[in-house]
RNA sequence: AGUGUUGCGAAGAGAGAGCAUCCCCGUCUUGGGGGUCGCCGAAGGGGCAAGGUCGCCGGUCUGCCCAGACCACGAUCGAAACUCUCAGGCACCAAGGAUCAUCGCGAUAGG
Numbered sequence: 001a002g003u004g005u006u007g008c009g010a011a012g013a014g015a016g017a018g019c020a021u022c023c024c025c026g027u028c029u030u031g032g033g034g035g036u037c038g039c040c041g042a043a044g045g046g047g048c049a050a051g052g053u054c055g056c057c058g059g060u061c062u063g064c065c066c067a068g069a070c071c072a073c074g075a076u077c078g079a080a081a082c083u084c085u086c087a088g089g090c091a092c093c094a095a096g097g098a099u100c101a102u103c104g105c106g107a108u109a110g111g
Base pairs, nucleotide, nucleotide: 003109004108005107006106007105008104009103010102012100013099018037020036021035022034023033024032025031038090039089040088044086045084046083047082051077052076053075054074055073058071059070060069061068062067063066
């Protein structure tokens, strides 16, 4: 100098779903708040598979007779763009937005 992983920042791309309905406030004319019904999944959040670990009243096998192996049972760890729809969101605009690549500043691994 460069590589992998990762944190932060900048700017870029970035989907889905009712211009639903009722009430209140306001009105610079379609804004804000709440209720009801219907939807979305890509802020965030929750759940789980294979498998691992531990336990074990129980069963089977082996043996040097209380030890090993296996099965069942219980607990725990265990991923997502899957799933739930709590939160958030559902005309355009704006905002938000997982993720992707670029740049910059760090951390870390190894060289």